[in-house]
This is a predicted structure of a 103-nucleotide RNA (SAM riboswitch aptamer (S box leader)).

């Protein structure tokens, strides 16, 4: 960096540095000196991997279901902040995003 898989209408800040930008990309509409973005303490949240019981199968393993939160990730304005393609819509698709496993 590709590729697959699964999820993205829930939910979660402060406090210090720092100093003008941010919301991926394009258009919109927002945020923001009442202090943007980074970094840095502590904290929440969530439950992809992790762990505990249950149940089930083609039982070295896989799959459902309930629950835990000590560890790796992630996350903590706004539906992924809205259109954008295709659909009368409802929604579907594309792009992006974390995860997990592969290369």
């Nucleotide at each position: 960096g590709c590729c697959u898989u699964a999820u993205c209408a829930a939910g979660a800040g402060u406090g210090g540095c720092g100093g003008a930008g941010g919301g991926a990309a394009c258009g919109g509409c927002c945020c923001u000196g009442u202090g943007a973005a980074g970094c840095c303490a502590c904290g929440a949240c969530a439950a992809c991997c992790u762990c505990c019981c249950g149940g089930c199968c083609u039982c070295c393993g896989g799959c459902c279901g309930c629950g835990a939160a000590a560890g790796g990730u992630g996350c903590c304005a706004a539906u992924u902040c809205c259109g954008a393609c295709g659909g009368u819509g409802a929604c579907g698709a594309a792009a992006g995003a974390u995860a997990a496993g592969g290369u």